[in-house]
Context: one part of a larger RNA
RNA sequence: CUGGGCGUAAAGCGCGCGUAGGCGGUUUGUUAAGUUGGAUGUGAAAGCCCCGGGCUCAACCUGGGAGGGUCAUUCAAAACUGGCAAACUAGAAUGUGAUAGAGGUUAGUGGAAUUUCCUGUGUAGCGGUGAAAUGCGUAGAUAUAGGAAGGAACACCAGUGGCGAAGGCGACUCACUGGACCAAUACUGACACUGAGGUGCGAAAGCGUGGGGAGCAAACAGGAUUAGAUACCCUGGUAGUCCACGCCGUAAACGAUGUCUACUAGCCGUUGGGAGACUUGAUCUCUUAGUGGCGCAGCUAACGCAAUAAGUAGACCGCCUGGGGAGUACGGACGCAAGUUUAAAACUC
Numbered sequence: 001c002u003g004g005g006c007g008u009a010a011a012g013c014g015c016g017c018g019u020a021g022g023c024g025g026u027u028u029g030u031u032a033a034g035u036u037g038g039a040u041g042u043g044a045a046a047g048c049c050c051c052g053g054g055c056u057c058a059a060c061c062u063g064g065g066a067g068g069g070u071c072a073u074u075c076a077a078a079a080c081u082g083g084c085a086a087a088c089u090a091g092a093a094u095g096u097g098a099u100a101g102a103g104g105u106u107a108g109u110g111g112a113a114u115u116u117c118c119u120g121u122g123u124a125g126c127g128g129u130g131a132a133a134u135g136c137g138u139a140g141a142u143a144u145a146g147g148a149a150g151g152a153a154c155a156c157c158a159g160u161g162g163c164g165a166a167g168g169c170g171a172c173u174c175a176c177u178g179g180a181c182c183a184a185u186a187c188u189g190a191c192a193c194u195g196a197g198g199u200g201c202g203a204a205a206g207c208g209u210g211g212g213g214a215g216c217a218a219a220c221a222g223g224a225u226u227a228g229a230u231a232c233c234c235u236g237g238u239a240g241u242c243c244a245c246g247c248c249g250u251a252a253a254c255g256a257u258g259u260c261u262a263c264u265a266g267c268c269g270u271u272g273g274g275a276g277a278c279u280u281g282a283u284c285u286c287u288u289a290g291u292g293g294c295g296c297a298g299c300u301a302a303c304g305c306a307a308u309a310a311g312u313a314g315a316c317c318g319c320c321u322g323g324g325g326a327g328u329a330c331g332g333a334c335g336c337a338a339g340u341u342u343a344a345a346a347c348u349c
Base pairs, nucleotide, nucleotide: 003321004320005319006318007303008302012317014201015200016199017198021194022193025088026087027086028085029084030083031082033081034080035077036076037075038074039073040072041071042069049065050064051063052062053061054060091191092188094186095185096183097182099180103177104176105175107173108172109171110154115149116148117147118146119145120144121143125136126135162169163168206247207246208245209244210243211242215241216240220236221235222234223233258316259315260314261313262312263311266294267293268292269291270290271289272288273287274286275285276284277283278281298305299304322349323348324347331342332341333340334339
């Protein structure tokens, strides 16, 4: 390389959009590039293979034949693929009318709670733990009542519920805005799928500048524990957590399962829509798009998966090829840095 693979053994890019490329629905006609067949030419000799001959045999030598091609030219065929032309509507998109939703962005508003401050009542403790101590408190704490400030997060509702491509999204309201689903149909007429490069989004932590800072809390300090305790426990506490703008670009970014399409027993829930039935209900049936639990065939090394497939097939991409060395070195690219990405070898088992 071929082959075989990628839920858990090595292996699905974190997720979209999309260029080249690959691949592509139904019908008719045409063409003849691919495809198939014939003919001609050529594919030196030697070698390989077959049939003979010569050295006593063989190796060796020698005669003849066969074979050998992404070959060239030409003639023909027209099923399939491709090209061209015309048409179609089952894929796809658009229009109409409804629906559900923590989808996104911005602005405003609200209540509970923590903390701090002010005032009143009130007096000796509070706090914390396995037990304590550090800590706070007669300069009046803790507790309790009233008021004020400020920041962050939104109890119940809440649900293997919903929405989003993923990351993710949860108080309320206005504005702007993306997508999905359903029902009738109208319209375009293959406009589709995938997608190397590319480009955008991308938790937390971290970085830059400027704000903000209630609670929590790396670092740090103290008290304990302990043989020690650079920890677990306690008292404090700074970055950070929050906002704006700009970087970073990684996660067990997980369903450890790429995207799209078709097909393949059933049963039970649940969410959004539509239709129907009657006994009009806390009802039943059908259908459609999600989201769950079982389960047959089949698959699997087993576990398990099983119409949301890991089944049966097709299209395209990514990735793997014994362990360590190593996701490291060097080089390149990116970054303010931290570092990220691409990515070996010697050696060793």